[in-house]
RNA sequence: GAACUGAGAGUAGCGCCAGGACUCACUUGCCGUGAGUUGACGAGGUGGAAGCUUAUCGAAAGACUCGGCGGAUGGCUUCCCGGUUCCACGAUCGUCAGGAGCGAACAAACCGCGCGGGCGACCGCGCGACAAAAACCGCUCUAUGUGGCGG
Repeated sequence: GAACUGAGAGUAGCGCCAGGACUCACUUGCCGUGAGUUGACGAGGUGGAAGCUUAUCGAAAGACUCGGCGGAUGGCUUCCCGGUUCCACGAUCGUCAGGAGCGAACAAACCGCGCGGGCGACCGCGCGACAAAAACCGCUCUAUGUGGCGG
């Protein structure tokens, strides 16, 4: 240094559950207790640090995707690094490294069909069909400064 074995950690629109709702048992009913279920559907997203902040986009539903906690790749400010011209300042961005407008494309759940697990609430899998916005992409417009050095 490598391989193997074992253990642990991480995975982030993610995890969790003290409220609510729902199920089962005690129980025929109520209360209560106990054990459970549910609690955000994908798309997109990280140069580093600090602070602040209810952290992007649409889909579905129309009773819960309610309510809450934690975290977080969002946003703003400052500093550092980096791109835009070799350097400095400024501006603006983040490694595909200016801005604006327009256009186009792309998903999962819900739904249908077929299965599997659970007494149940409910959970999981496969196939099919419908349909998005932002980012990206295409087109157009627009910005690309000042000073210095070098050719």
Molecule: glmS glucosamine-6-phosphate activated ribozyme aptamer
Organism: Pseudomonadota bacterium